[in-house]
RNA sequence: GCUAAUAAGAAUACUUUUCCUCAUAUAAUCCCGGUAAUAUGGUCUGGGAGUCUCUACAGGAAAGCCGUAAACUUUCCUACUAUGAGCUGAAGUUUCCUUUUC
Numbered sequence: 001g002c003u004a005a006u007a008a009g010a011a012u013a014c015u016u017u018u019c020c021u022c023a024u025a026u027a028a029u030c031c032c033g034g035u036a037a038u039a040u041g042g043u044c045u046g047g048g049a050g051u052c053u054c055u056a057c058a059g060g061a062a063a064g065c066c067g068u069a070a071a072c073u074u075u076c077c078u079a080c081u082a083u084g085a086g087c088u089g090a091a092g093u094u095u096c097c098u099u100u101u102c
Base pairs, nucleotide, nucleotide: 001102004101005100007098009096010095011094013093014092015091016090017089020086021085022084023083024082025081026056029049030048031047032046033045034044041066042065050057058078059077060076061075062074063073064072
């Protein structure tokens, strides 16, 4: 000393991404049709509504109710998805400084 190499460190901004938290949506909810079981039972299935919203709309537990009929009820716990915000770590680019080699 260069539109040389090399390794570590620092800084700033940008990009990508991981974990976690929070907010909003939705109440993991409601309605309708068909279907199955029957107190050792209360199932399965299709459609729709709900979200400035894609997807999902289920699992478990407890209590009740129905005296054998066709119908279930309440409560609690546990998510995913979409968007936004925050936190944290990592990678890349850029700049600076230093080490080593040339």

Predicted 3D model of a 102-nucleotide RNA (Purine riboswitch aptamer) from Alkalithermobacter thermoalcaliphilus. Lineage of the source: Bacteria > Bacillati > Bacillota > Tepidibacteraceae > Alkalithermobacter. The RNAcentral record of the sequence draws on Ribocentre.